About this RNA: The RNA shown here (transfer RNA) has 73 nucleotides and comes from a Clostridiales bacterium. Its Rfam family is "tRNA". By type it is a transfer RNA. It was read from a public genome assembly.
[in-house]
């Protein structure tokens, strides 16, 4: 310098036919106990990495910008 991957909750990662944002751990509370633990219910927590753009509507499609891993030179 050139290409290509990846960025979603605190953690690990799903969701690309463009229309409801989720699960799994973990956290709170609650129930169960004499207590803990397990189980059970419930409940909170997200500028979808940032900016712009097309669209009636963007995690998703298009630019460009950032981080971070490969590869090539």
């Nucleotide at each position: 310098g050139g290409a290509g991957g990846c960025a979603u909750a605190g953690c690990u990662c799903a969701g690309u036919u463009g229309g409801g944002a989720g699960a799994g751990c973990g956290u709170u509370c609650g129930c169960c106990u004499c207590a803990c633990a397990c189980g059970c219910g419930a409940g909170a927590g997200g500028u979808c990495a940032c900016a712009g753009g097309u669209u009636c509507g963007a995690a998703c499609c298009c630019u460009g910008u950032u981080g971070u891993c490969u590869c090539c030179a």